Annotation: Model confidence (mean pLDDT): 76 of 100. This is a predicted structure of a 109-nucleotide RNA (c-di-GMP-I riboswitch aptamer) from a bacterium. Its Rfam family is "c-di-GMP-I riboswitch aptamer". Gene Ontology term of the family: cyclic-di-GMP binding. Of the family's consensus pairs, 94% are formed in the model.
[in-house]
RNA sequence: CCUCGAUAAAGGCAAAGCCGGCGAAAGCCGGUGCCGCAAAGCCACGGAUCCUCGCCUCCUCCGCGACGGCUUUUCAUCGCGAAGGGCUCAAGAUCGCCGAGCUGCCGAA
Numbered sequence: 001c002c003u004c005g006a007u008a009a010a011g012g013c014a015a016a017g018c019c020g021g022c023g024a025a026a027g028c029c030g031g032u033g034c035c036g037c038a039a040a041g042c043c044a045c046g047g048a049u050c051c052u053c054g055c056c057u058c059c060u061c062c063g064c065g066a067c068g069g070c071u072u073u074u075c076a077u078c079g080c081g082a083a084g085g086g087c088u089c090a091a092g093a094u095c096g097c098c099g100a101g102c103u104g105c106c107g108a109a
Stems, first nucleotide, its partner, number of pairs: 004107002012037002017032006035096001041102002045099003048094003052090001058085003062081005068075002
């Protein structure tokens, strides 16, 4: 120095919950807390997940209209709109989900 990471030493970070604030939400910030962490330091570059908006009408439901059957309140088809789901795209969030990149304390085996 590299790999590696100890029931070592010195120090560090702080999940959930709670309180206050910000945001439409995911989530973020401060305090408290102490589940855990050897990069739980930095970075949203790749993947993944989450949220929101938009689009579409493939699926379900609803409303309206057209046309036809039936014959008096239903059915089939088509069109439009809209709610939910799905898909796609864009923006956002997570580095304490994984990987890439940058930096860094200590030194037993």